A computed fold for a 74-nucleotide RNA from a Clostridiales bacterium, annotated as transfer RNA. Model confidence (mean pLDDT): 81 of 100.
RNA sequence: CGGGGAAUAGCUCAGUUUGGAAGAGCGCUUGGUUCGGGACCAAGAGGUCGCGGGUUCAAAUCCUGUUUCUCCGA
Numbered sequence: 001c002g003g004g005g006a007a008u009a010g011c012u013c014a015g016u017u018u019g020g021a022a023g024a025g026c027g028c029u030u031g032g033u034u035c036g037g038g039a040c041c042a043a044g045a046g047g048u049c050g051c052g053g054g055u056u057c058a059a060a061u062c063c064u065g066u067u068u069c070u071c072c073g074a
Stems, first nucleotide, its partner, number of pairs: 001073007010026004020057001028044005050066005
């Protein structure tokens, strides 16, 4: 320098195929249960979907630029 992949909740990841309400597990908070804790049960909080721009009635998803990480090639 060229090409591919990844970026979504504190962590690990789905969701992108086919644009249409942002999700799961673990963790966290509160309550129940217990003598107390763990386990279990119920409820809840937590997100500018890496960043900018565009298309669209509507974008995590499509187009474009860009940042970081990673793999391959030179």